[in-house]
Molecule: c-di-GMP-I riboswitch aptamer
Organism: Bacillota bacterium
RNA sequence: ACCAAUAAAGGGCAAACUUGUUGAAAGGCAAGGACGCAAAACCGUGGGCCUAAAGCUAAUUAGCUAUGGUUGCCAGGUUGCUAUU
Numbered sequence: 001a002c003c004a005a006u007a008a009a010g011g012g013c014a015a016a017c018u019u020g021u022u023g024a025a026a027g028g029c030a031a032g033g034a035c036g037c038a039a040a041a042c043c044g045u046g047g048g049c050c051u052a053a054a055g056c057u058a059a060u061u062a063g064c065u066a067u068g069g070u071u072g073c074c075a076g077g078u079u080g081c082u083a084u085u
Stems, first nucleotide, its partner, number of pairs: 004085003012037002017032006035072001041078003045075003048070003055064003
């Protein structure tokens, strides 16, 4: 230096929920707040899942569909801190 396992000093992130804001929605952002996380850091590359404005079909109400979203759904890629073996 690299890989694997275990741990967690210093620390890091922040679920649900509340408030505000944004969006057609799913969601996002900010503040509060901590369920948890050793990559719960970054990337929408593959799969899954969510939404359906516009469009299409149906024809009163409905259905289909991602170009939208989810990295704290899984996988993959990139990067990083630390004690022991």